Context: one part of a larger RNA
RNA sequence: GGAUGAACGCUGGCGGCGUGGAUUAGGCAUGCAAGUCAAACGGCUUAACUUCGGUUAAGCAGUGGCGAACGGGUUAGUAACACGUGGGAACGUACCUUCAAGACGGGAAUAACCUGGAGAAAUCCAGAAUAAUACCCGAUAGUCUUUUUUGAUGUAAAAUCUUAAAAGUAAACGGAAACCUUUUGGGGACCGCUUGAAGAUCGGCCUGCGGCCUAUCAGCUAGAAGGUACGGUAAUGGCGUACCUUGGCAAUGACGGGUAGGCGAGGUUAGCGCCUGACCGCCAACAAGGGUACUGAGACACGGGCCCUACUCCUACGGGAGGCUGCAGUCGAGAAUCAUAGACAAUGGGGGAAACCCUGAUCUUGCGACGCCGCGUGUUCGAUAAAGCCCUACGGGGUGUAAAGAACUUUUCUAUCCGAAGAAUUAAAUGACGGUAGGAUAGGAAUAAGGGGGUGCCAAUUCUGUGCCAGCAGCAGCGGUAAUACAGAACCCCCAAGCGUUAUCC
Numbered sequence: 001g002g003a004u005g006a007a008c009g010c011u012g013g014c015g016g017c018g019u020g021g022a023u024u025a026g027g028c029a030u031g032c033a034a035g036u037c038a039a040a041c042g043g044c045u046u047a048a049c050u051u052c053g054g055u056u057a058a059g060c061a062g063u064g065g066c067g068a069a070c071g072g073g074u075u076a077g078u079a080a081c082a083c084g085u086g087g088g089a090a091c092g093u094a095c096c097u098u099c100a101a102g103a104c105g106g107g108a109a110u111a112a113c114c115u116g117g118a119g120a121a122a123u124c125c126a127g128a129a130u131a132a133u134a135c136c137c138g139a140u141a142g143u144c145u146u147u148u149u150u151g152a153u154g155u156a157a158a159a160u161c162u163u164a165a166a167a168g169u170a171a172a173c174g175g176a177a178a179c180c181u182u183u184u185g186g187g188g189a190c191c192g193c194u195u196g197a198a199g200a201u202c203g204g205c206c207u208g209c210g211g212c213c214u215a216u217c218a219g220c221u222a223g224a225a226g227g228u229a230c231g232g233u234a235a236u237g238g239c240g241u242a243c244c245u246u247g248g249c250a251a252u253g254a255c256g257g258g259u260a261g262g263c264g265a266g267g268u269u270a271g272c273g274c275c276u277g278a279c280c281g282c283c284a285a286c287a288a289g290g291g292u293a294c295u296g297a298g299a300c301a302c303g304g305g306c307c308c309u310a311c312u313c314c315u316a317c318g319g320g321a322g323g324c325u326g327c328a329g330u331c332g333a334g335a336a337u338c339a340u341a342g343a344c345a346a347u348g349g350g351g352g353a354a355a356c357c358c359u360g361a362u363c364u365u366g367c368g369a370c371g372c373c374g375c376g377u378g379u380u381c382g383a384u385a386a387a388g389c390c391c392u393a394c395g396g397g398g399u400g401u402a403a404a405g406a407a408c409u410u411u412u413c414u415a416u417c418c419g420a421a422g423a424a425u426u427a428a429a430u431g432a433c434g435g436u437a438g439g440a441u442a443g444g445a446a447u448a449a450g451g452g453g454g455u456g457c458c459a460a461u462u463c464u465g466u467g468c469c470a471g472c473a474g475c476a477g478c479g480g481u482a483a484u485a486c487a488g489a490a491c492c493c494c495c496a497a498g499c500g501u502u503a504u505c506c
Base pairs, nucleotide, nucleotide: 001506002505003504004503006502007501008500009499010498013375014374015373016372017371018370019368020367026331027330028329030328031327032326035066036065037064040063041062043060044059045058046057047056048055049054073286074285075284083210084209085208086207087206088205091203092202096199097198098197099196100195101194102193104138105137106136107135114127115126116125117124118123144168145167146166147165148164151161152160153159174191175190179186180185212258213257214256219249220248221247224246225245226244227243228242229241230240231239261283262282263281264280265276266275267274268273288309289308290307291306292305311322312321313320314319339365341364342363343362347361348359349358350357351356378408379407380406381405388399389398390397391396413443414442415441416440417439418438422433450495451494452493453492454491455476456475457474461490462489463488464487465486471478472477
């Protein structure tokens, strides 16, 4: 000199774009942050109509489906295939796309509801009844699965391709309109269902290389290293178990200890390097502490389950409820970090045939000079030069064209009026921000300057006070009666809505 997620002191006009819990991964009141589908299903409520049979519409809890594994947060742990980069083989993949084939026959339940009962509550028990795209059985089927098998390649084994046989395994003529029908109903563009093959996407696994400190850590290791077999997994593998062998790692630093999420990147620098890992993006890990599995295409699951622990709350003392490292907000600790805001208008996500619903993702607004950038606080003229203040050799000099005064302008400001783009798809409709940005008219210099420094380094000096005192100080140092170094004043220098100080990095 540059830099910062900064803080502190003094000061403070506006706008744009960013950015803001770095400490206690400490505790949390309250509200919201994941629902949706009635075109899967039975029922219930309300309203309208009614030929009193019912129909239509709106809504509701439940069964069922999809989603809830995404999105959002945090960096505690982790020195590790966690990450980065480059390879690999023994795998999975809901929704989406393509191709091929199919959907036949039957059955038993159960919730809601009703009845009865237990409980303070949370909630639970019993009886009876019912539906489905919920569940089960059978049929059929293949390039599916398992077993056996023929041949080829192969020394052999394994593996790959191939022939044949046996056994096994599917489903929801389910749903809505047009249409047909006297009715039950039929129908079925479209949406779905089942099986197989492929694609795309996403993921699991193995591995070479790379990136911290410490030897005042030198030896470490029994599932430990390898093999065989079996099990397990979507899949390889000591992943697990039994048996066998005794190996394996290590001064190219094993093992131990400390520290730490990694990277793209950011800061600095001429570069090499050194330092850092906020925001944004990718990956990983975590969800009060610890463990565990279930469901599922996917979790060992932040707003799912179970158990233990600590803590908090309710209780009729028998027993229950909870998890902000989501968005706000609160307490605590701290030098220190914002609103319990608006909207789904846009972008994106979930559900749905759609209308639409949900979305603290997101888009906006608010707060903070926290940062960067831009603008302004007027412009021109104006005296041998007012007053005041300061210095003085008492002649004068300085502040200083500065002010006053005159003329001008209106960025900004105030008032009034107009007023967007962002909105897409055939059209219409649809804007939180927001009457915002921007524009016009009027008014009037009006609403707007400070901070630090002045001995040298280092740009800028005099007077007074003080008298090794009071004090200053980054270093050298200054102050003991003429202090350019303390304090005040005048003047000057630097930067400027900021200026200094502290901390840290280069």
Predicted 3D model of a 506-nucleotide part of an RNA (small-subunit ribosomal RNA, 5' domain) from a Candidatus Nealsonbacteria bacterium. Rfam family: Bacterial small subunit ribosomal RNA. Its family is annotated with structural constituent of ribosome and ribosome in the Gene Ontology. Its mean pLDDT, the model's own confidence on a scale to 100, is 83.